Description:
The prediction has a mean pLDDT of 81. The RNA shown here (transfer RNA) has 73 nucleotides and comes from Promethearchaeum syntrophicum. The gene name in the source record is tRNA-Val-GAC-1-1. Its Rfam family is "tRNA". Rfam's curators write: Transfer RNA (tRNA) molecules are approximately 80 nucleotides in length. By type it is a transfer RNA. NCBI's taxonomy places the organism under Archaea, Promethearchaeati, Promethearchaeales, Promethearchaeaceae, Promethearchaeum. The RNAcentral record of the sequence draws on ENA, GtRNAdb and Rfam.
RNA sequence: GGGCUCAUUGUAUAGUGGUUAUUACGUCUGCUUGACGUGCAGAAGGUCCCCGGUUCAAUUCCGGGUGGGCCCA
Numbered sequence: 001g002g003g004c005u006c007a008u009u010g011u012a013u014a015g016u017g018g019u020u021a022u023u024a025c026g027u028c029u030g031c032u033u034g035a036c037g038u039g040c041a042g043a044a045g046g047u048c049c050c051c052g053g054u055u056c057a058a059u060u061c062c063g064g065g066u067g068g069g070c071c072c073a
Stems, first nucleotide, its partner, number of pairs: 001072007010025003018056001027043005049065005
């Protein structure tokens, strides 16, 4: 320098043009316990990496950028 791929709550992850963005763990509250843990019930937490385009509508499609990973040179 070229190609491929990924970016979604704290972490990991599902998702697909339209309704409230999914699940697990974690966190918080309550119950349970002498206490911790386990268990049960509930809650909070997301500009879906950034900019632009297409569209009535974009987390999703397209272009560019940034960052991570892999391959080639």